[in-house]
RNA sequence: CUCUUAUCAAGAGAGGUGGAGGGAAAAAGGCCCUAUGAAACCCGGCAACCGGUCAAUGUACCAUGGUGCCAAUUCCUGUAGAUUUAUUCUGCGAGAUAAGAA
Numbered sequence: 001c002u003c004u005u006a007u008c009a010a011g012a013g014a015g016g017u018g019g020a021g022g023g024a025a026a027a028a029g030g031c032c033c034u035a036u037g038a039a040a041c042c043c044g045g046c047a048a049c050c051g052g053u054c055a056a057u058g059u060a061c062c063a064u065g066g067u068g069c070c071a072a073u074u075c076c077u078g079u080a081g082a083u084u085u086a087u088u089c090u091g092c093g094a095g096a097u098a099a100g101a102a
Base pairs, nucleotide, nucleotide: 002101003100004099005098006097007096008095013043015042016041017040021033022032023031028077029076030075044070045069046068049066050065051062052061053060054058074094078092079091080090081089082088
């Protein structure tokens, strides 16, 4: 980097350092967050994919380990169809994460 499968409406600090930026990735637009302090790091936490437990395989339980995550649906923007006054819903695509494969 490619492929397969699963999930993506929930959840997560009024802590410390830090100082101006940030909202996954190419660009752009929108809309937002931010000195009542951004990114980053530390601590803390959430979740439960891998993992572990079991007179027991479940819509169970656990969280020491491997990842992931901690504003807004994956913040919104693509495409096909249905529907509506506004819109909303479903599929596909794109992306993210996990496990596995070549």